[in-house]
A computed fold for a 352-nucleotide part of an RNA from an uncultured bacterium, annotated as small-subunit ribosomal RNA, central domain. The full RNA is in RNAcentral, with records from ENA and SILVA.

Context: one part of a larger RNA
RNA sequence: CUGGGAGUAAAGAGCUCAUAAGUGGUUUGUCGCGUCGUUUGUGUAAGCCCGCAACUUAACUGCUGGACUGCACGAGAUACGGGCAUAACUUGAGUGCUGUAGGGGAGACUGAGAUUCCUGGUGUAACGGUGAGAUGCGCAGAUAUCACGAGGAACACCGAUGGCAAAGGCAGGUCUCUGGGCAGUAACUGACGCUGAGGAGCGAAAGCAUGGGUAGCGAACAGGAUUAGAUACCCUGGUAGUCCAUGCCGUAAACAGUGGGCGCUAGGUGUGAGUCCCUUCCACGGGGUUCGUGCCGUAACUAACGCAUUAAACGCCCCGCCUGGGGAGUACGGCCGCCAUGGCUAACACUC
Numbered sequence: 001c002u003g004g005g006a007g008u009a010a011a012g013a014g015c016u017c018a019u020a021a022g023u024g025g026u027u028u029g030u031c032g033c034g035u036c037g038u039u040u041g042u043g044u045a046a047g048c049c050c051g052c053a054a055c056u057u058a059a060c061u062g063c064u065g066g067a068c069u070g071c072a073c074g075a076g077a078u079a080c081g082g083g084c085a086u087a088a089c090u091u092g093a094g095u096g097c098u099g100u101a102g103g104g105g106a107g108a109c110u111g112a113g114a115u116u117c118c119u120g121g122u123g124u125a126a127c128g129g130u131g132a133g134a135u136g137c138g139c140a141g142a143u144a145u146c147a148c149g150a151g152g153a154a155c156a157c158c159g160a161u162g163g164c165a166a167a168g169g170c171a172g173g174u175c176u177c178u179g180g181g182c183a184g185u186a187a188c189u190g191a192c193g194c195u196g197a198g199g200a201g202c203g204a205a206a207g208c209a210u211g212g213g214u215a216g217c218g219a220a221c222a223g224g225a226u227u228a229g230a231u232a233c234c235c236u237g238g239u240a241g242u243c244c245a246u247g248c249c250g251u252a253a254a255c256a257g258u259g260g261g262c263g264c265u266a267g268g269u270g271u272g273a274g275u276c277c278c279u280u281c282c283a284c285g286g287g288g289u290u291c292g293u294g295c296c297g298u299a300a301c302u303a304a305c306g307c308a309u310u311a312a313a314c315g316c317c318c319c320g321c322c323u324g325g326g327g328a329g330u331a332c333g334g335c336c337g338c339c340a341u342g343g344c345u346a347a348c349a350c351u352c
Stems, first nucleotide, its partner, number of pairs: 003323003007305002012319001014202004021195003025089003028085004033081002035077002038074001040072003048066002051063003092192001093189003096185005104178007111155001116150002119147004127136001163170002207248006216242002221237004259318005267296012301306001324352003333345004
């Protein structure tokens, strides 16, 4: 290489859109490009394989045949793949119509409670903190308690094994703008589909830049403890940060450690969103069906654990990835980063 693999052994790209490319539903006609067999030619000799011969035998050598899996021309076949008919169809896909659930996204406005702080009242000696303490705070009146006020951040209950979103993620309320889904219907288009190398966009937290903001929390830092030491764990403080706007960064155990699509293969039981039928005064209830989300479980699969109609079963299509451990996701080079931290790509020597 072939092959075999990827939940946990090495291995699914963080996610989506989409270019080239690969692949692709049903029917008819036609072509005969692929495909199939067939004739002829060619496929040097030697070598190789079968057989025979000749040196006493073997090796070596000679001769006949085969093979040389290939290529080209001709005449044919037309099931399958393909081209054409800019043919036809409706089940894939999409559009329309009628409904429907939702923390999906963006902007503006707004609410209650809690923490902290300010001012005032009551009130007096402690408070705070811990395993125990101390630093700290307090007679310049703290803690506690009542009232008014300020400001920032996060949204109790509902809340769920629940919902939405491509992923990251999304939760007080109202309004405006806006994306997607699902069900029913079957009016329209008529294969328009799937995947997707490069490419583009989105992408938690931390971090960076500029300007704001700063209640609580809190890297760094300071102090108090602990300890043999304690650059920690515990305590008292506390800057950046956390928040907002704009731009950058582009990584995570970005995890279901499970790429996307389609079809197919026992059931049982919850739950969310529709819809149909039965029952019913209504509400319940029973049954069917579609989409989602959980648990259990048969066959099958698996090294086992487990998975099992939401597959890790059975099949097809496409992409990315793996190929002993360390060296190393490192060096060098290149590209990216208006700035940095750094990111992407990615070895060798050596060693076991």